Context: one part of a larger RNA
RNA sequence: GAAUGAACGCUGGCGGCGUGCUUAACACAUGCAAGUCGCACGAGAACUCUCCUGCUUGCAGGAGAUAGUAAAGUGGCGCACGGGUGAGUAACGCGUGGGUAAUCUACCCUCGAAUCGGGGAUAACAUUGCGAAAGCGAUGCUAAUACCGGAUGAUAUCUUAGAGACUCCGGUUUUUAAGAUCAAAGGUGGCCUCUACAUGUAAGCUACUGUUCGAGGAUAAGCCCGCGUACCAUAGCUUGUUGGUAGGGUAACGGCCUACCAAGGCAACGAUGGUUAGCUGGUCUGAGAGGAUGAUCAGCCACACUGGAACUGGUACACGGUCCAGACUCCUACGGGAGGCAGCAGUGAGGAAUUUUGCGCAAUGGGGGAAACCCUGACGCAGCAACGCCGCGUGAGUGAUGAAGGCUUUCGGGUCGUAAAGCUCUGUCAAGUGGGAAGAACCUGUUCUUUGCCAAUACCAAAGAGCACUCACGGUACCACUGAAGGAAGCACCGGCUAACUCCGUGCCAGCAGCCGCGGUAAUACGGAGGGUGCAAGCGUUAUUC
Numbered sequence: 001g002a003a004u005g006a007a008c009g010c011u012g013g014c015g016g017c018g019u020g021c022u023u024a025a026c027a028c029a030u031g032c033a034a035g036u037c038g039c040a041c042g043a044g045a046a047c048u049c050u051c052c053u054g055c056u057u058g059c060a061g062g063a064g065a066u067a068g069u070a071a072a073g074u075g076g077c078g079c080a081c082g083g084g085u086g087a088g089u090a091a092c093g094c095g096u097g098g099g100u101a102a103u104c105u106a107c108c109c110u111c112g113a114a115u116c117g118g119g120g121a122u123a124a125c126a127u128u129g130c131g132a133a134a135g136c137g138a139u140g141c142u143a144a145u146a147c148c149g150g151a152u153g154a155u156a157u158c159u160u161a162g163a164g165a166c167u168c169c170g171g172u173u174u175u176u177a178a179g180a181u182c183a184a185a186g187g188u189g190g191c192c193u194c195u196a197c198a199u200g201u202a203a204g205c206u207a208c209u210g211u212u213c214g215a216g217g218a219u220a221a222g223c224c225c226g227c228g229u230a231c232c233a234u235a236g237c238u239u240g241u242u243g244g245u246a247g248g249g250u251a252a253c254g255g256c257c258u259a260c261c262a263a264g265g266c267a268a269c270g271a272u273g274g275u276u277a278g279c280u281g282g283u284c285u286g287a288g289a290g291g292a293u294g295a296u297c298a299g300c301c302a303c304a305c306u307g308g309a310a311c312u313g314g315u316a317c318a319c320g321g322u323c324c325a326g327a328c329u330c331c332u333a334c335g336g337g338a339g340g341c342a343g344c345a346g347u348g349a350g351g352a353a354u355u356u357u358g359c360g361c362a363a364u365g366g367g368g369g370a371a372a373c374c375c376u377g378a379c380g381c382a383g384c385a386a387c388g389c390c391g392c393g394u395g396a397g398u399g400a401u402g403a404a405g406g407c408u409u410u411c412g413g414g415u416c417g418u419a420a421a422g423c424u425c426u427g428u429c430a431a432g433u434g435g436g437a438a439g440a441a442c443c444u445g446u447u448c449u450u451u452g453c454c455a456a457u458a459c460c461a462a463a464g465a466g467c468a469c470u471c472a473c474g475g476u477a478c479c480a481c482u483g484a485a486g487g488a489a490g491c492a493c494c495g496g497c498u499a500a501c502u503c504c505g506u507g508c509c510a511g512c513a514g515c516c517g518c519g520g521u522a523a524u525a526c527g528g529a530g531g532g533u534g535c536a537a538g539c540g541u542u543a544u545u546c
Stems, first nucleotide, its partner, number of pairs: 001546004006542005013392006019385002021350001026348003030345003035077003040074002048065008084303003093229008103221001108217008116150001118148002125140006156181011186209006195202003230275004236266003241263008278300004282293004305326005328339004356382001358381003364378001365376004395425004405416004429487001431482005439473001444468009490535005495516003501530005511518002
């Protein structure tokens, strides 16, 4: 000199864009943060209103609307994403480059084939039992795209036999023949062309969507390897240890696990032990080489009160799931139960120190749904904080009786100083009044046109055009007008380094200080004043890095 997620002191006008628990991975009151689908399924209220009946005149019953709505249940998909934190980890964790001929991939896209025919339950519900509660049973009924058999089936998988190609010689791949094994679920809209009853509906046809099997793609993931990846100390470290065979296990290779066999494996190119630490793109500094660092943003990893375990599932050994143990907190009828903010706000504690228990799903993105739509503390915004960067303002011109006043003086003067006053202007910001956006286009509905499907001018699908609907921010940005110099400057320093000097007070005292040093009676170094210098809505100090 530059820099910071900074803090402290003094001061403080406005705006834009960013940033904001670095400490206790300490404990958490309260609210919200993951739901959705009635086009999978059975069932289905109430408040309230209207009408009718009975009469004891304000009650009872019934019907309709509310409404096939709310809430609950079975089932599907999602909850493994998004969001947080950095405790652990010196490691194939990360970075980079490869391998997988050792693997998997729900939803999505493309293509091929299929979607036949049955069965038994169960929740909800009703009745009932135990319990303070959390909750747990018993009996009876019922549905499905829930569950379970059967049929069919290949280009799938396996076995056998044959041939070809490639090969890292382990295998991979193509093809032929035979055998074995394995599947499914329906829903919604429309229509009678074909069949039956003959109104129209059903079987049926048709459109969309779903389901099953297979191939390919896309995306995501698992595993393996080369190289790189902090400091210190030591000379030994290791028994599933190192390798083999066989088996188990996994989506998959493998001591991953087990049995047996062998005695190996690592290490001065640092094994082993200890300390510290998430890694990277980057960030800061520096001419560079390098050094330091890893907040915000982005990629990867790890964790979710502490330790362990599996279940479900395409994927978890799962932050707002389950089970066990532990610590802590809470409820209890003392028998037993409930909980997990390192999600967003917020509280206590710790600390030098870090914000609102805000608004909205309008946009972007995500989950569910055919869609309308619902959910979304992701996100978009607003609030607080000079915490940072950037921009603007606090007026401009003129004005010498060089006013008054302050300070100083060699008493002549000098200086603050064109500074002020005065005169002439301007109107940024702030204030008030009025107007007032873009961010919105999808989706969807409706009308029209075209095309496809079809028996069909129906329905459905696709494309195009018109109209309609949707804004948290916010009456915000911005614009115009009104009046008005009015409301807006401080902080540090002035001995040298280092830009800037005099007076008074003090008298080795009080004090200053980054280093040298200053102060013991004329202190440019302490304290005050006048003046000056530097930076400026900031200025200094402290801490840290280069």